The prediction has a mean pLDDT of 86.
This is a predicted structure of a 359-nucleotide part of an RNA (large-subunit ribosomal RNA, domain IV) from a Chlamydiales bacterium.
Rfam family: Bacterial large subunit ribosomal RNA.
RNAcentral holds the full RNA, with entries from ENA.
Context: one part of a larger RNA
RNA sequence: CUCUUGUUAAGGAACUCGGCAAAUUAUCCCCGUAACUUCGGGAAAUGGGGAGCCAUCUGGGGUGAAAGACGUACGUCUGGAGCGCUAGGUGGCCGCAGAGAAAUGGCCCAGGCGACUGUUUAACAAAAACACAGCACUAUGCGAACUCGUUUAAGAGGAGGUAUAUGGUGUGAUGCCUGCCCAAUGCCAAAAGGUCAAAGGAAAAUGUCAGUGGCGCAAGCUGCGAAGCAUAGAACUUAAGCCCUGGUGAAUGGCGGCCGUAACUAUAACGGUCCUAAGGUAGCGAAAUUCCUUGUCGGGUAAAUUCCGACCUGCACGAAUGGCUUAACGAUCUGGGCACUGUCUCAACAAGAGGCUCG
Numbered sequence: 001c002u003c004u005u006g007u008u009a010a011g012g013a014a015c016u017c018g019g020c021a022a023a024u025u026a027u028c029c030c031c032g033u034a035a036c037u038u039c040g041g042g043a044a045a046u047g048g049g050g051a052g053c054c055a056u057c058u059g060g061g062g063u064g065a066a067a068g069a070c071g072u073a074c075g076u077c078u079g080g081a082g083c084g085c086u087a088g089g090u091g092g093c094c095g096c097a098g099a100g101a102a103a104u105g106g107c108c109c110a111g112g113c114g115a116c117u118g119u120u121u122a123a124c125a126a127a128a129a130c131a132c133a134g135c136a137c138u139a140u141g142c143g144a145a146c147u148c149g150u151u152u153a154a155g156a157g158g159a160g161g162u163a164u165a166u167g168g169u170g171u172g173a174u175g176c177c178u179g180c181c182c183a184a185u186g187c188c189a190a191a192a193g194g195u196c197a198a199a200g201g202a203a204a205a206u207g208u209c210a211g212u213g214g215c216g217c218a219a220g221c222u223g224c225g226a227a228g229c230a231u232a233g234a235a236c237u238u239a240a241g242c243c244c245u246g247g248u249g250a251a252u253g254g255c256g257g258c259c260g261u262a263a264c265u266a267u268a269a270c271g272g273u274c275c276u277a278a279g280g281u282a283g284c285g286a287a288a289u290u291c292c293u294u295g296u297c298g299g300g301u302a303a304a305u306u307c308c309g310a311c312c313u314g315c316a317c318g319a320a321u322g323g324c325u326u327a328a329c330g331a332u333c334u335g336g337g338c339a340c341u342g343u344c345u346c347a348a349c350a351a352g353a354g355g356c357u358c359g
Stems, first nucleotide, its partner, number of pairs: 001354008010345002014343001019340001027051005036041001038173001052093009062083002067078004094098001106338007113330002118130002134171007146157003175324003179255003184252002186248004193243003199237002205231004211224005256274005283317001284314001295311005
């Protein structure tokens, strides 16, 4: 010097990102206990008092001896000693200290998030993430939907269940609620019309060619062309889908701009206009969301970019990608206070284990 511990004057968070760490508290009994509340809780709330040993007294309760009575049943009744237990009263004793060691909650106020118990990144994250009960939508009539299996088999799960069931999706206790838009995308329904695949269908056309026409003395040139065989293939028939029509938001999603106006000023209940499928309702709001921003006002402090309460100018909240509350809960996050302390002012000493030096 490093580590692990112990103690500390005065102060008591001045430390620090932050009371991190440490300290305080702690057991049992008695008294007593607020806001709020889903009436269960909150609650061990907070807060206060007591606790050892000896003697003695009192009460309660357990067991129940001796003795006595009746009596002859190892009976009944009376009786209360002794010994435990328990609750108190009085007096006394000792120490610094009586829950004498160990073990054994610090507490309160306010707010964010998540209702809760639970689950999670085995080995850097335990949370506000996941789950959850509840709610809603949706699929499924049973050989159910769906999943596994095989390459589209048997079989199995679902389920020895049957729509108060099972699968999927979203939201996430409770309370109060959940607004407008179906234009786009999706889904559902309907089948009138349009389009439309393979397939069916086979007209026309083309090649070849028997044959045949014209020209020519001839060689040949130039036409037409049956059947067959080929090539090629129109009309017509035809499913789903798409187009079309309608519905649907607890489906994917979306939810405006400009100008003017009131007898101070300011503001605009009001009016005009453009655009849209419709222009954000209730509630909340500088918020886990607010850039400007340390917004402004109030509270708390001597002093606060944090915090709490308001305001609303919401850059860029908003209603099951749920909105707003909410008792209880949380090794959650944020702010404040009491107590307490070597966190600090500011360090000191001690114990142990290392390191270092010498041997």